Predicted 3D model of a 356-nucleotide part of an RNA (large-subunit ribosomal RNA, domain IV) from Reticulascus tulasneorum. Its Rfam family is "Bacterial large subunit ribosomal RNA". The RNAcentral record of the full RNA draws on SILVA. NCBI's taxonomy places the organism under Eukaryota, saccharomyceta, Hypocreomycetidae, Glomerellales, Reticulascus.
Context: one part of a larger RNA
RNA sequence: CAAUCAUAAAGGAACUCGGCAAAUUGACUACCGUAACUUCGGGAUAAGGAGAGCUCAUUAAUCUUGAUUAAUAUCAAGUAAAAAGGAAGAAGCAUAAAAUAAUGUUGUACGACUGUUUAAUUAAAACACAGCACUUCGCUAAAAGAUGAAAAAUCUAAGUAUUGAGUGUGAUGUCUGCCCGAUCCCGGCUGGUUAACAGAGAAAUCAAAUUGGGUAAAAAAAUUUGGUUUUGACGGAACCCCCGGUUAAUGGCGGCCUUAACGUGAGGGUCCUAAGGUAGCGAAAUGCCUUGGCCGUUAAAUGCGGUCUUGCAUGAAUGAUGUAACGAUACAACAGCUGUCUCUAUGAUUGACUCA
Repeated sequence: CAAUCAUAAAGGAACUCGGCAAAUUGACUACCGUAACUUCGGGAUAAGGAGAGCUCAUUAAUCUUGAUUAAUAUCAAGUAAAAAGGAAGAAGCAUAAAAUAAUGUUGUACGACUGUUUAAUUAAAACACAGCACUUCGCUAAAAGAUGAAAAAUCUAAGUAUUGAGUGUGAUGUCUGCCCGAUCCCGGCUGGUUAACAGAGAAAUCAAAUUGGGUAAAAAAAUUUGGUUUUGACGGAACCCCCGGUUAAUGGCGGCCUUAACGUGAGGGUCCUAAGGUAGCGAAAUGCCUUGGCCGUUAAAUGCGGUCUUGCAUGAAUGAUGUAACGAUACAACAGCUGUCUCUAUGAUUGACUCA
């Protein structure tokens, strides 16, 4: 010097990002006492107090037998041994004699809760959850969904819409506003467009035959039959266009001007929109400006709590707002406590170091 312990005058968080670490508390008792709030279960071991080991005077319950009585009561004897008891007593440094063994309280945020999670940097406010809501599935070769080769087969399910599957939200309480223009999904079908297909007809060309023409022999031209190629009217499904619905589907939820003497702006005007943010909450885990203004807490507070609302950019199951209980959660405060500190010191053990 390092690690692990022990102790410390006076002070007691002044330390520090932060009481990190340590200290305090602690077990027992048929003891006393216990608030707000509350979903009436809790909160609660709330908080806060008291007692105690050993010896002893004294007190007297229970049970059995007998007496007594109408019956209890009452009286006597016996048995057994807890409890209470007092400014009592003795010994000791010390009596819950060691070990073991909750610090408590208050406010706020988040999440209801118990639970789960990143084996080896994150245990949480993340996940899950009961509850709520929406969507989907009718199932005699066999539901929707999932696996599989688009197979067989299997799960779902030896189930049957109070079932199964998928999605979102996340106990309970109070609630959940407006918008279907865009995107998705569902339904409809008068019309439009249109693929494969279909092929009326048209054109070109080849072959054969006939007519024809005329010649030395032919060719040209026309018609019929058959083939090939090109073109092609009417028609023709779904999707799409079209017509409706749907937000606890994806999502969205305005400007400008003016006005009651001043101020404010109930009201008015105008433009745009599918509709213009309702109830709530609000410098918030969301507020840039910002250490916002005010109040409380402190001697002193960019903190915390309350309030205001001018919400850069809150807002309703992408849930909104309260909430008892719960939390190795986060933040703030108080009491107690302490070597965290003022400010260090001493001792023990083990290392290291020095010497042999």